[in-house]
RNA sequence: GUUAUGGUGGUGUAUUGGUUAACACAUCUGUCUAGCAAGCAGAAGACCCUGGUUCAAGUCCAGGCUAUGACA
Numbered sequence: 001g002u003u004a005u006g007g008u009g010g011u012g013u014a015u016u017g018g019u020u021a022a023c024a025c026a027u028c029u030g031u032c033u034a035g036c037a038a039g040c041a042g043a044a045g046a047c048c049c050u051g052g053u054u055c056a057a058g059u060c061c062a063g064g065c066u067a068u069g070a071c072a
Stems, first nucleotide, its partner, number of pairs: 001071007010025004018055001027043005048064005
């Protein structure tokens, strides 16, 4: 330089263009306990950026940024 794939809560992953973006762990609050842990009840927390298509975009398209792999 070329090309492929990816970018979603703190972490790891889901999410056929359509109703409140889901799950696990972690965090916080309450409960339980003599106390801790576990359990139980609840809470906060995310779609890389810009533009386009569409009635409607996390999802499709273009550009950019970035990570990884392959080729040179």

A computed fold for a 72-nucleotide RNA from Schistocerca americana, annotated as transfer RNA.
The same sequence occurs in records of 3 taxa.
Rfam family: tRNA. The family's RNA type in Rfam is transfer RNA.
The sequence is in RNAcentral, with records from Ensembl Metazoa.
Taxonomically the source falls in Schistocerca (Eukaryota, Neoptera, Orthoptera, Acridoidea).
Its mean pLDDT, the model's own confidence on a scale to 100, is 82.